[in-house]
Context: one part of a larger RNA
RNA sequence: CUCUCUCUAAGGAACUCGGCAAAUUGGCUCUGUACCUUCGGAAGAAAGAGUGCCCCUCAGGGGGCCGCAGUGAAGAGAUCCAGGCGACUGUUUACCAAAAACACAGGUCUCCGCAAAGUCGCAAGACGAAGUAUGGGGGCUGACACCUGCCCAGUGCCAGAAGGUUAAAGAAGUUGGUCAAUCUUUGAUGAAGCUAACGACUGAAGCCCUGGUGAACGGCGGCAGUAACUAUAACUGUCCUAAGGUAGCGAAAUUCCUUGUCGGGUAAGUUCCGACCCGCACGAAAGGUGUAACGAUCUGCGUACUGUCUCGGAGAGAGACUCG
Repeated sequence: CUCUCUCUAAGGAACUCGGCAAAUUGGCUCUGUACCUUCGGAAGAAAGAGUGCCCCUCAGGGGGCCGCAGUGAAGAGAUCCAGGCGACUGUUUACCAAAAACACAGGUCUCCGCAAAGUCGCAAGACGAAGUAUGGGGGCUGACACCUGCCCAGUGCCAGAAGGUUAAAGAAGUUGGUCAAUCUUUGAUGAAGCUAACGACUGAAGCCCUGGUGAACGGCGGCAGUAACUAUAACUGUCCUAAGGUAGCGAAAUUCCUUGUCGGGUAAGUUCCGACCCGCACGAAAGGUGUAACGAUCUGCGUACUGUCUCGGAGAGAGACUCG
């Protein structure tokens, strides 16, 4: 010097990205226990007191003894307040991520009438299911509470069938080749059949078309003027659109400008909490807003506590070093 420990005056987070690590707390009995709440919880809330041994007892209690110390060693919650996210218990990147990710009960849409839909397989066959719509498959959302606005123009899906378009196939017919035959015989014409090409017309779904549909994919404006101080604009005009963002929330896990502005907490606060709204670029099941309980979650402030630090020091053991 390194590692694992023990102690440390005064201070007590001044350390640091951050109380990381360490310390504090700790069992049992009794007292006592707030906000909030889905009335179950929160709660071991918090905050306190006691704790050994001996004797008497009517079991209520009374008396005594020892130590610095009685859960006498060891083992055994620190806690409070506020906020974000996710309701919760669970699950996950075996070996850098345990989470706000996944799942979840619940909600909703859609497909499927059973030889089901769907899935695997070339098939046989199997699962679904020895089930039968209170069932099964798929998508989205994600307890609960209050809710879930407008747009069907585009895309998708569903329904419709009048018209347009349209395949294979069929096909009246047309044209060419071939050659029996005929003729006016260096040649010409050319029936039937065969063959090649074309082909009116017939011809389904689909598409066009007509409607519906958003807890389907998705989308949800601009400019200008206006009130008797100023400012602002309830109001008005105009352009465009399928419709112009409703409720709620909002510098937010979303805010660029930005350390926005105001208030709180600090002596001092780019973080935090409460407001404001000018939302670069929230917004309603890619759900919106709340929410008790829960969380090895994330963020901020305390109390207690401490070698994290001021700022070091001392000690124990194991290495390191020398010899073997």